[in-house]
The RNA shown here (small-subunit ribosomal RNA) has 1470 nucleotides and comes from uncultured Caldilinea sp. Its mean pLDDT, the model's own confidence on a scale to 100, is 85. It matches the Rfam family "Bacterial small subunit ribosomal RNA".
RNA sequence: AGAGUUUGAUCAUGGCUCAGGAUGAACGCUGGCGGCGUGCCUAACACAUGCAAGUCGAACGUGAGGGGCGUUUUCGGAUGCCCUGAAAGUGGCGAACGGGUGAGUAACACGUAGAUAACCUGCCCUGGAGUGGGGGAUAACCACUGGAAACGGUGGCUAAUACCGCAUAGGCCCUUGAAGUCGGGAGGCUUCGAGGGGAAAGCUCCGGCGCUUCAGGAGGGGUCUGCGUCCGAUUAGCUAGUUGGCGGGGUAACGGCCCACCAAGGCGACGAUCGGUAGCUGGUCUGAGAGGACGAUCAGCCACACGGGAACUGAGACACGGUCCCGACUCCUACGGGGGGCAGCAGUGAGGAAUAUUGGGCAAUGGGCGCAAGCCUGACCCAGCAACGCCGCGUGGAGGAAGAAGGCCUUCGGGUUGUAAACUCCUUUUGCAGGGGAAGAGAGAGGACGGUACCCUGCGAAUCAGCCACGGCUAACUACGUGCCAGCAGCCGCGGUAAUACGUAGGUGGCGAGCGUUAUCCGGAAUUACUGGGCGUAAAGCGCACGCAGGCGGCCUGGUAAGUCUGACGUGAAAUCUCCUGGCUUAACCGGGAGGGGUCGUUGGAAACUGCUGGGCUUGAGGCAGCGAGAGGGGUGCGGAAUUCCCGGUGUAGUGGUGGAAUACGUAGAGAUCGGGAGGAACACCAGAGGCGAAAGCGGCGCCCUGGCGCUGACCUGACGCUCAGGUGCGAAAGCGUGGGGAGCAAACGGGAUUAGAUACCCCCGGUAGUCCACGCUGUAAACGAUGAGCACUGGGUGUGGGUGGAGUCAAAUCUGUCCGUGCCGAAGCCAACGCGCUAAGUGCUCCGCCUGGGGAGUACGGCCGCAAGGCUAAAACUCAAAGGAAUUGACGGGGGCCCGCACAAGCAGCGGAGCGUGUGGUUUAAUUCGAUGCAACACGAAGAACCUUACCUGGGUUUGACAUGCAGGUAGUAGUGAAGCGAAAGCGGAACGACCCUUCGGGGAGCCUGCACAGGUGCUGCAUGGCUGUCGUCAGCUCGUGUCGUGAGAUGUUGGGUUAAGUCCCGCAACGAGCGCAACCCUUGUCGUCAGUUAUACGUGUCUGGCGAGACUGCCGGUAUCAAACCGGAGGAAGGUGGGGAUGACGUCAAGUCAGCAUGGCCUUUAUAUCCAGGGCUACACACACGCUACAAUGGGCGGUACAAUGGGCAGCGAAGGGGCGACCUGGAGCGAAUCCCAGCAAAGCCGCUCGUAGUUCAGAUUGCAGGCUGCAACCCGCCUGCAUGAAGCCGGAGUUGCUAGUAACCGCAGGUCAGCCAUACUGCGGUGAAUACGUUCCCGGGCCUUGUACACACCGCCCGUCACACCAUGGGAGUGGGUUGCUCCAGAAGUAGAUAGUCUAACCCUCGGGAGGACGUUUACCACGGAGUGAUUCAUGACUGGGGUGAAGUCGUAACAAGGUAACCGUA
Repeated sequence: AGAGUUUGAUCAUGGCUCAGGAUGAACGCUGGCGGCGUGCCUAACACAUGCAAGUCGAACGUGAGGGGCGUUUUCGGAUGCCCUGAAAGUGGCGAACGGGUGAGUAACACGUAGAUAACCUGCCCUGGAGUGGGGGAUAACCACUGGAAACGGUGGCUAAUACCGCAUAGGCCCUUGAAGUCGGGAGGCUUCGAGGGGAAAGCUCCGGCGCUUCAGGAGGGGUCUGCGUCCGAUUAGCUAGUUGGCGGGGUAACGGCCCACCAAGGCGACGAUCGGUAGCUGGUCUGAGAGGACGAUCAGCCACACGGGAACUGAGACACGGUCCCGACUCCUACGGGGGGCAGCAGUGAGGAAUAUUGGGCAAUGGGCGCAAGCCUGACCCAGCAACGCCGCGUGGAGGAAGAAGGCCUUCGGGUUGUAAACUCCUUUUGCAGGGGAAGAGAGAGGACGGUACCCUGCGAAUCAGCCACGGCUAACUACGUGCCAGCAGCCGCGGUAAUACGUAGGUGGCGAGCGUUAUCCGGAAUUACUGGGCGUAAAGCGCACGCAGGCGGCCUGGUAAGUCUGACGUGAAAUCUCCUGGCUUAACCGGGAGGGGUCGUUGGAAACUGCUGGGCUUGAGGCAGCGAGAGGGGUGCGGAAUUCCCGGUGUAGUGGUGGAAUACGUAGAGAUCGGGAGGAACACCAGAGGCGAAAGCGGCGCCCUGGCGCUGACCUGACGCUCAGGUGCGAAAGCGUGGGGAGCAAACGGGAUUAGAUACCCCCGGUAGUCCACGCUGUAAACGAUGAGCACUGGGUGUGGGUGGAGUCAAAUCUGUCCGUGCCGAAGCCAACGCGCUAAGUGCUCCGCCUGGGGAGUACGGCCGCAAGGCUAAAACUCAAAGGAAUUGACGGGGGCCCGCACAAGCAGCGGAGCGUGUGGUUUAAUUCGAUGCAACACGAAGAACCUUACCUGGGUUUGACAUGCAGGUAGUAGUGAAGCGAAAGCGGAACGACCCUUCGGGGAGCCUGCACAGGUGCUGCAUGGCUGUCGUCAGCUCGUGUCGUGAGAUGUUGGGUUAAGUCCCGCAACGAGCGCAACCCUUGUCGUCAGUUAUACGUGUCUGGCGAGACUGCCGGUAUCAAACCGGAGGAAGGUGGGGAUGACGUCAAGUCAGCAUGGCCUUUAUAUCCAGGGCUACACACACGCUACAAUGGGCGGUACAAUGGGCAGCGAAGGGGCGACCUGGAGCGAAUCCCAGCAAAGCCGCUCGUAGUUCAGAUUGCAGGCUGCAACCCGCCUGCAUGAAGCCGGAGUUGCUAGUAACCGCAGGUCAGCCAUACUGCGGUGAAUACGUUCCCGGGCCUUGUACACACCGCCCGUCACACCAUGGGAGUGGGUUGCUCCAGAAGUAGAUAGUCUAACCCUCGGGAGGACGUUUACCACGGAGUGAUUCAUGACUGGGGUGAAGUCGUAACAAGGUAACCGUA
C1' cells in the first nucleotide's frame, strides 16, 4: 500500500466482497509446562445453607458459672469476703465506610471551568476559655401474667459519660446604634457600644482518656452557573405554580421549594414539547491523522438495593445485611397470628451459545471499636477451576546415502516423502526420585501462600503435535473415487466421465499448544468527503419568479478589542498512552522520572484581517433627461380567405375513399358549378439561424390601459447590494365545477377493412365529451440547455437583431469603432469520454437546492392540500451482484450509399406428374451392422454386399488364443504333409509319409507342447486428439513492424477521389514499409519455326509423336481521363487486353465431418465385446423424400444403305482369322507386356432411300411366362445376358425448383477404374453435332467496401415485456381481538409528616398547690403510595378475507421495447 467482481474488450461511475487489527467471547478438532491477568455480556429471574459489622468493663447496674480464703453444718448443704467471669441489658462510637449491580436516568446525572457576598461538617489537628452545684426516672433484675410462636402486659427495685432544671460565660446567637474600610452592585469585613438569650460528665492502672464553648485548619459534603453531552420533524407548537413581583412559611443554605395576593408572562426551527435508546467520565479498540465504535476488568462521579411510598435517628441516610405502610412472591403456624428479601462471598435452580470453589488466612495492606492488649473484617491477601487472553519454554542436538523398506506418482527410465528414519555420538530444559530451602515482618514473638519459588544430586531421548489450507484474490499439486449426483462456496464461482474448486490419499504451504469457524467493532471505504466527493449525459439544479429570517458583502479614514494572534499563571486526579530508566533468568507484568492531553479559566500585550462604532467617497445599486425596437400583458372593436351547413339556379350518375377495398353519400337528384345567407374557430404570404417575456408562453388590423428592456448623457442619492430555508405569486396540455358556445378537428363509442386473432395501429365512413368564451379550481410535464442565481477575470474568427460615435456621400452605399441581445466555429483550459469553450461544462468568490448501488418505490402508513382525479412530504421488510454512463471492435437492421456473382432479368434444356434404377427417412425384423442429416447428409464412405467382403443375427466350436514379442519348463519319428471315422463346416481324430540352419561337436537356433507375462476388440468418447476433408470462397480480403493519434479498448496504414476480375494500379493523405492472399511463375490447349523419330507400303512432304524455341507486352495509332492509373475504338496478328481450361484455397468460421481408412490419450471387455465356422441378414415394404435412367413420339419409330473420332485398357489379360448358333455365346488360339497385336472392321447422332400418319399407335417399354447363355464351390433368398411371347403407367407434368453466357447448353455415342460375375441408368474421362439470350441492377439469394442506429456479443435462430397458472417469502388494508406505555377528568386514601383540636393520660420546670407550661395517645384537616372508574393518545402482537410486491432450469397467451423493432420512442393527463 491494495485486490476480486458489471464488458467481447476499454475508461470512468458505483455497489458488493476479501487481505489487517481487536474481543469479558462461544463452537469444532487437538492439548505438555510455567508466569501475569481475566471469568453471568442472558432473567435488576427466584433463592436452600454458611459466612459478609461490630466493638468498648478505662461510662453503668447486675452477675450464670469457675476458683480461693473463712464461718457454720443435721455433712445434703447454708453463708461472708476476695479473684475471675459467659450471656443479656443501659450507655457511647461505628453501622451513611468498605462490598455489589447498572434497572432507572437525555438530567446540572456526568465532564470541564467557575460561583457560594446563600451553606453544613462527627471523628482528626492548632489556639483561647471552661468543666460549679442539684433533681426525677428507667431497662436489666424480681413477682404475677398473655401467647403455639414472634413478642408482650401489669406491679415492684436500681445505676450512669442516659435524662432534666439552676449557676457562670468581654467570646457565640438575636435585636439595635455609631465609625472605618472594601465592592460595579446586592452587600461584605473590621472596631466600639446598648438590650436580651444560651454550656458541660465523668472515668482512671494517676501515665492519661474524656466533656462544654469559641475561632482557625485539614479532609468531606450541599447548592448555583457558563460550555460540552445519542437518534427521530412521518413529534411543531409547549406551559397554570406555569413566568415574574410583594409578603410570609420552610431548609444547613439560595430559590415557586411551599402558601396567599398581584401582573400575564415564560420556552420554541440556534429544534421547545413528545417518542425511542442510553448510567456518565478517565479511558479501551481501530485509524497516517481527522474521525468512528465501545464504556468488562482498574479508577472518579451518579443511581439503585424484591416493586412502590414514607419518615425516624443521626455530623452525615430518607439508610443493601434499620423502621413503618401498600403490593407481588415465598416460608412457619396450634389458623388466633407471625417471619423473609444474595444487584455482599461462596453456592442452588432457571434462562442461555456461554462464564469458576458452599476453599485457606487475617501473615501483609486497609477499615470499625478500644488507653491498650485485642476483637471483628467473604474489604483484602492467597489457593482451587477454565488454553478465556497476553508472555515465555519444551516435545531433543550433531553426524548419518545403500538416497533402505513402506507409501504416492510415473513417460516404467525414474521421481518424491528424504538426512527424514534406521544407526553412531552427545545433552537433560521439561519430567521423575532424593536432599537443601527463602525474601515477603523497619525492635521481639507471629507466614495463609508453602516444604512454594529457588539451589544441589541422580535417572533417562526417555513422557509430550496438532489444526487449517493448497482455482483466482492468496503462500501451497498430483492420483483415485464421484458424474449438475453427492457436495463446496467470503466474492467471482466449481460439479453434466479425464474436477489442481466435491470426497479420500500422497505431497506441499501456513500457524503452532494451539488451529479453524461463527458473532461483533474499527480499518481498507475519498462509500457522508472538516481534513477529503459530487450534480449536461453515470444518483443528483426546486417548472419559474418575488421575498422575511439567515448567510455573504465596494473604496478611504478614526476609535474599540468580541472574533483572531501571542506571553505568563492556574487547572486538566491516579492509572492508562509515549520516551528514558530500574526489578522479576527473559518477556508479559511491575516500580521510578519525564512528556503529551482542553472550543477551559485568570491576566498582560498586538491591531493587519473580520465584527461593532464615528466620519467621508462613487466605481456596485437606484434615480433623472433624451432617443429606440419588439407576436410582452389585459380589454374592446374591425377584416378577408377557407371548411361546414341552409336556400335557390344549372345539370346527371355517380361521388367519396384506399396499398387494394368496403362501410358511407347519391335518381327523394349527390358530387360538379353559379348566386345568396348563417355560424364558429384559426389568422396563408410577410416569417428569418428573427423579436419579446422570469418561466409557462406570445403571430391578421385599429384603439384604450399597462409591465419590462437597450442605447446616449454623467445631473442627483451615497452601499441603499447579492442570495434565499420557511412563505407568497405565476405556471403548457389534459382534467374538474357553474353558465355559455359549438364551424372544423376529435378520446370514448358505432361501422368498414386488415389479421391466425385485432377489444389495436397504419387506413376509411360516422361521432360525443373536449378543443373556444367567462368565472373558479387543479399545480403537474422529457415544465430540457436534462446545465440554480449573482459578480469578476481569461486569445480569436464569422453571421444576425437593436442602439450609438467616426470617415465618406447631396443623400446613400460602403468602411471603421463601441454597448446590449442572439447563433455558429474554435486558442488555452476543463471533461470518463462525448463534448463545453467571454451566452463555459474554463479560473475564482457568495448564497440556495439536491445526490449517496439496483429492485421493492416516488409505493405503503401518517400528515398537509384538493370537489374529485390526485398532488406534496416520504419509509421498511424482503431481494439481487450488479444496475447505470461514455466510447471501441464486431454482428445485426422489414437503415442508407457504392459494387460484384447464371443472383435476378433475357433465353435454352430440365426436375416436381409416369414406370424403373439407386440412396435416405420411416416401418418391419432374430438381424435388416455402422457412419453421413439445411445449404455443406440422401448414385454420400461403397471405383462393384450371392459365399467372402461383414463390422449384424441364429446356431455350433476354441481360450496364451486367427496375429506379435519375451521368459521358464518340456519335446525326437520332432516341424511339416495329413488317409479312415464323426460333423453343415469349423473342429475332433489320428493310420501313413517325413525334414532344416550353425557348431569349438558340449550344444545353440528355428519349430511344436505346457505355463506365465500378454495378445485381441469395426467396443465407447470426433465434445480428449493427430492427420485429412467439407464450407463460406478463388470471395478479396487478413495482418504485422516502426511511427503518429487516443487515459484506454483501439484507430491510422487498409479511409478518400478515380480505376480494376482483384487491397489491381494511380493520385491524395501521419503515415512509411512489409508479410499471408490477388496476379505471375507450373501443366494443358490454340499459331509458327526448328531438331529428332518408328512400329515393313517405296521415297519426300504433311498430319502425327516427343523435345527446343518464337509469339501478346495495352507494345503501336486515335479519343476520353487529374493528361495519372486506366478505359473506349483501331491497325497488325493464329491469338488482344488475365486468349480458353486446369492445378493452386489467405487470417479464420461452423466444439462442421471422420476413433469404421490410418494413428492415438482415457475408459470398458478378457472361456468374451476376442477368434473360427455354417446358414441368414445388409436386397424386407402401407408409405415419404433425394439423385438419375427411359419415355410420352413424326425435328420421331422401324427397315436398308453409307460417312467421320478421341481418350483409354490388356498376361490368372486383351483375344484376331476361321467355324457353329436367330442370339447371348461356344469353338478356336494367330498376335500382343503393345504408336506394331487385340478390345475395335472402332462409334452414334449424321447423310441417302423406303415405311408408319397422330393412334396409347409400327410410340413407350414396365411387368410376367417359357426357353437358353455366361461367371462362379454355389445364382432359392440375391447376378448379368439372349431369344420368343406378354405389352403396365405414361399424350409433356400443381405449388414450387435446378443447370448453363460458347465450342458453353442441349443432343450423340466411345473408353476406363472397381471387378470371377454384376444389379453402372452411377462415377471419371473422351471425342462428334452444336445453339438461344443478357434491356438492365428495381426486386429474390449470397458476398465485398463505406456509413448509420443498437438495450445484440453463445452476436436477430439475439434480446426482451406484461397478464394468467403453480410454489415459497416478507409486507399494506381489514369487522375486530389481546397486551404495553401514557395524557386528561374523577373516586379513593395505608403509613408518615405538618397543622388543628382538647376526648383520655401525664415524673423532672413554674406555682398562689387550685393549677399551668410542655408532652403522649386519640380525633380531625392538608399532602400522598396502592387501588378503582371514565375518556383519549401511542405502540406491539394477532385476524376471516383482501391488495399489490419479491423470488423460483425447461408452464400458457401474445410481441410492447431494443434496428425506421416493422405504427419512431418517450413525458404529463383523461